[in-house]
RNA sequence: AUCAGAGUAGCCUACUCGCGUUAAGUGAUAUACCAUGGGAAGUUGGGUAUAUACGAACACGUUCAUCCGUGGCGGUGAGUCGGUGCGUCCGCUGAU
Numbered sequence: 001a002u003c004a005g006a007g008u009a010g011c012c013u014a015c016u017c018g019c020g021u022u023a024a025g026u027g028a029u030a031u032a033c034c035a036u037g038g039g040a041a042g043u044u045g046g047g048u049a050u051a052u053a054c055g056a057a058c059a060c061g062u063u064c065a066u067c068c069g070u071g072g073c074g075g076u077g078a079g080u081c082g083g084u085g086c087g088u089c090c091g092c093u094g095a096u
Base pairs, nucleotide, nucleotide: 001096002095003094004093005092010084011083012082014080015079016078017077018076019074020073021072028052029051030050031049032048033047034046038090039089040088042086058071059070060069061068
């Protein structure tokens, strides 16, 4: 020098335990900020906060009722396995 590879935030399925179903959460828009392969910067990707708009599937059993239990539902939360996974520059590993 050339070739190849490793590696992020995330995304998807499954399982487990939860939350909500008296409507939070998820998703959408706007603003501000934060983090983001080993290093630097970085977004049309990610997160947080605020505001705005939109929006739903409950059923059965027990009980005087509440509670409780079971099964559902939610583009629901987290963890784990698996799959997938940085565009630039520099670096790391291997081969020639």